[in-house]
Molecule: transfer RNA
Organism: archaeon
């Protein structure tokens, strides 16, 4: 140079017939306990790499462009 394949919440990752984006740890507050662990309840947290296009609607389809990964040259 070129095929494939991966970017989704703080970390790990789910989410293909295109219809309001989830799940474990992790944090936050309560309850529970003398306390603290554990353990029960609730909550915070994401414009779905970035951009244009399809489309009534795009994380999910197309096209380009980063960055990571593998293979060929």
């Nucleotide at each position: 140079g070129g095929g494939c394949c991966c970017u989704u919440a703080g970390a790990u990752c789910a989410g293909u017939u295109g219809g309001u984006a989830g799940a474990u740890c992790g944090c936050u507050g309560c309850c529970c306990u003398u306390g603290c662990a554990a353990g029960g309840c609730a909550g915070a947290g994401g414009c779905c790499g970035c951009g244009c296009g399809u489309u009534c609607g795009a994380a999910u389809c197309g096209c380009g462009c980063a960055g990571g990964g593998u293979c060929c040259a």